Overview: Predicted 3D model of an 88-nucleotide RNA (c-di-GMP-I riboswitch aptamer) from Woeseia sp. The sequence was found by an Rfam model in a public genome assembly.
RNA sequence: GUCCGACAAGGGCAUACCCGCUGAAAGACGGGGACGCAAAACCACCGAUCUAAGGGGCCACAGGCCCUACGAUAGCGGGGCUACCGAA
Numbered sequence: 001g002u003c004c005g006a007c008a009a010g011g012g013c014a015u016a017c018c019c020g021c022u023g024a025a026a027g028a029c030g031g032g033g034a035c036g037c038a039a040a041a042c043c044a045c046c047g048a049u050c051u052a053a054g055g056g057g058c059c060a061c062a063g064g065c066c067c068u069a070c071g072a073u074a075g076c077g078g079g080g081c082u083a084c085c086g087a088a
Stems, first nucleotide, its partner, number of pairs: 004086002012037002017032004022027001035075001042080002045078003048073003054068006
């Protein structure tokens, strides 16, 4: 230094849910809260998943249904990239 990951040390993050806020929604953000996490830091490149405003289609048309990401998830997997500690 690389792999690796202790019932190590010092710390870190924060699921569900609740409140606020934002958004068409999914979701994001702030506060509370901890299910968990050794990259649960960061990046939507590949796959997957969620949503469907706008656009398109259909119908029995004040409306309903279907398709669609340019929206979203990095705490779904892969990949990329950077980093703290140091027992075996």
The prediction has a mean pLDDT of 91. Its Rfam family is "c-di-GMP-I riboswitch aptamer". Its family is annotated with cyclic-di-GMP binding in the Gene Ontology.